[in-house]
Context: one part of a larger RNA
RNA sequence: UGACGGGGGCCCGCACAAGCGGUGGAGCAUGCGGAUUAAUUCGACGCAACGCGCAGAACCUUACCUGGUCUUGACAUCCCAGGAAGCCUCCCGAAAGGGAGGUGUGCCCUUCGGGGAGCCUGGAGACAGGUGCUGCAUGGCUGUCGUCAGCUCGUGUCGUGAGAUGUUGGGUUAAGUCCCGCAACGAGCGCAACCCCUGCCUUUAGUUGCCAGCAUUAAGUUGGGCACUCUAGAGGGACUGCCGGUGUCAAGCCGGAGGAAGGUGGGGAUGACGUCAAGUCCUCAUGGCCCUUAUGACCAGGGCUUCACGCGUGCUACAAUGGCUGGUACAAAGGGUCGCAAAGCCGCGAGGUGGAGCCAAUCCCAAAAAACCAGUCUCAGUUCGGAUUGGAGUCUGCAACUCGACUCCAUGAAGGCGGAAUCGCUAGUAAUCGCGGAUCAGAACGCCGCGGUGAAUACGUUCCCGGGCCUUGUACA
Numbered sequence: 001u002g003a004c005g006g007g008g009g010c011c012c013g014c015a016c017a018a019g020c021g022g023u024g025g026a027g028c029a030u031g032c033g034g035a036u037u038a039a040u041u042c043g044a045c046g047c048a049a050c051g052c053g054c055a056g057a058a059c060c061u062u063a064c065c066u067g068g069u070c071u072u073g074a075c076a077u078c079c080c081a082g083g084a085a086g087c088c089u090c091c092c093g094a095a096a097g098g099g100a101g102g103u104g105u106g107c108c109c110u111u112c113g114g115g116g117a118g119c120c121u122g123g124a125g126a127c128a129g130g131u132g133c134u135g136c137a138u139g140g141c142u143g144u145c146g147u148c149a150g151c152u153c154g155u156g157u158c159g160u161g162a163g164a165u166g167u168u169g170g171g172u173u174a175a176g177u178c179c180c181g182c183a184a185c186g187a188g189c190g191c192a193a194c195c196c197c198u199g200c201c202u203u204u205a206g207u208u209g210c211c212a213g214c215a216u217u218a219a220g221u222u223g224g225g226c227a228c229u230c231u232a233g234a235g236g237g238a239c240u241g242c243c244g245g246u247g248u249c250a251a252g253c254c255g256g257a258g259g260a261a262g263g264u265g266g267g268g269a270u271g272a273c274g275u276c277a278a279g280u281c282c283u284c285a286u287g288g289c290c291c292u293u294a295u296g297a298c299c300a301g302g303g304c305u306u307c308a309c310g311c312g313u314g315c316u317a318c319a320a321u322g323g324c325u326g327g328u329a330c331a332a333a334g335g336g337u338c339g340c341a342a343a344g345c346c347g348c349g350a351g352g353u354g355g356a357g358c359c360a361a362u363c364c365c366a367a368a369a370a371a372c373c374a375g376u377c378u379c380a381g382u383u384c385g386g387a388u389u390g391g392a393g394u395c396u397g398c399a400a401c402u403c404g405a406c407u408c409c410a411u412g413a414a415g416g417c418g419g420a421a422u423c424g425c426u427a428g429u430a431a432u433c434g435c436g437g438a439u440c441a442g443a444a445c446g447c448c449g450c451g452g453u454g455a456a457u458a459c460g461u462u463c464c465c466g467g468g469c470c471u472u473g474u475a476c477a
Base pairs, nucleotide, nucleotide: 001477002476003474004473005472007471008470009469010468011467012466013465015461016460019425020424021423022422023421026316027315028314029313030312031311032310033309034307035306042053043052064302065301066300067299068298069297070296073127077126078125079123080122081121082120083119086103087102088101089100090099091098092097107116108115109114129291130290132289133288134287138285139284140280141279142278143276145274150189151188152187153186154185155184156165157164158163169180170179171178195268196267197266198265200236201235202234203233204232205231206230209226214223215222239262242256243255244254245253246252318418322377323376324375325374326373327372334365335364336363339358340357344353345352346351384415389410390409391408392407393406394405395404431453432452433451434450435449436448437447
């Protein structure tokens, strides 16, 4: 100087408390351990591994296993020889691969002999190739402490020195934020602001919207009109600016006015010096080591989908604030030409047929659901719950056996609110309800977004956890 203390003081954070809903029990989905296996590829392991890399394993992916094959190689550059490329047929074969045969002549230059580019085949070797090892050799990227308020420097001063001071102190703040004081005076990286979304207004602009006023219609459908809504560009608006109180005449704090909004308005992006030899050599890059007829490459099939078990994360429930039936409303944000697909018709349905329209404020996906109205069920393992299994189908795709999703009929399991323990959340939040998207041929209960309905509680900081500042002890570094 740090680190540590079941030392002290001050102060924060859904840290506790106060509340609301969960997990832990059940079934299923998914990841992990273990076991199994020819293989069940690999990585990630307290917080900060475990719906994580995987924004999508039937083949492919794929790195694993078994078998069949190739050896200048699936891919790059260079040299030689032949042929353009390409296309077609036959044999062995699961394909890859191996073998045999046929048909083709384009482009540029040309002295018409030929030469050249590109591509293919054969050959020689330099070399290719490696998701092989080392994240304890590395770059890059990332997680975490932590959006925490800290981390430093120049000069000066003090100290033999390590170092201190500044950065401590008194107030204050979300903040090393600001004020005052002070052997310090300044400065940098952080904080804040500048950026984006959202909340109010104005303006510009009207192939979306509007009976607002008129006409018209089944319908903003049409005429007509940009007032309103909206869309998307520009601007305004909030600054403790004003008033009162308080405070050290300060920074600020408390209350009030006005205002759509008030003291950081709400949300996002933004992550200082560093820590964990944290994670990643399987994104990529890269040192070293290793393989070189194989640790490289191709193919078929299998595996990553196993299952006595253990754990994590979720979904669906256990019902009446509910289930079922019928009727009737109200979103936002997205996606669509290799695409989204309407009306109509067929099918109980998944879906089929059909093809209008749309490169989309214009058409389509599209129905929002909870809610509301009416009816029914009456506390029961039930008209709750839907696992499992049998049968019949639909769709995608070369192909759904291993191993897809969905539909219909039948079957109806566990489950009556969950031990010890444990998680999230302070407001348009939790809870609850549906909608969309990426990936994607198909395949989400996951992920990323969107809106609808919409709470309870916070006395307080003694205690648990994490953190900041000052101080103290230390046999630790």
Molecule: small-subunit ribosomal RNA, 3' major domain
Organism: uncultured bacterium